This is a predicted structure of a 104-nucleotide RNA (c-di-GMP-I riboswitch aptamer) from an Alphaproteobacteria bacterium. It matches the Rfam family "c-di-GMP-I riboswitch aptamer". Its family is annotated with cyclic-di-GMP binding in the Gene Ontology. Lineage of the source: Bacteria > Pseudomonadati > Pseudomonadota > Alphaproteobacteria. Its mean pLDDT, the model's own confidence on a scale to 100, is 83. It was read from a public genome assembly, where an Rfam model found it.
RNA sequence: CGACGAUACUGGCAAACUGCCGGAGACGGCAGGGCGCAAAGCCACCGGCCCUCGUCCGCUUUCCCGCUUCGUCCGGGAACGGAACGGGCAGCGGAGCCGCCGAA
Numbered sequence: 001c002g003a004c005g006a007u008a009c010u011g012g013c014a015a016a017c018u019g020c021c022g023g024a025g026a027c028g029g030c031a032g033g034g035c036g037c038a039a040a041g042c043c044a045c046c047g048g049c050c051c052u053c054g055u056c057c058g059c060u061u062u063c064c065c066g067c068u069u070c071g072u073c074c075g076g077g078a079a080c081g082g083a084a085c086g087g088g089c090a091g092c093g094g095a096g097c098c099g100c101c102g103a104a
Stems, first nucleotide, its partner, number of pairs: 004102002012037002017032006035091001041097002045094003048089004055083004061079006
């Protein structure tokens, strides 16, 4: 120096859950908490997972309103499904960047 990683050293981070705050949401911030972590430090570039207020699409979904003698059609709306844009997760994997300690 490279690999490697111990019930070593010095310290560090902080899952679930709870409270407050922000967000439409995924989720984030702060405090408590401590499951774990040798990169559980940084970074959404690749794969993956998640969200979707608003926008667009829905003849092959449902309902409501209007129209209509009733129904169909048509028009409008809601729910639901989908799409693009956009967003989230680094404690899912990979790439990249940076870093503490030193037994075998």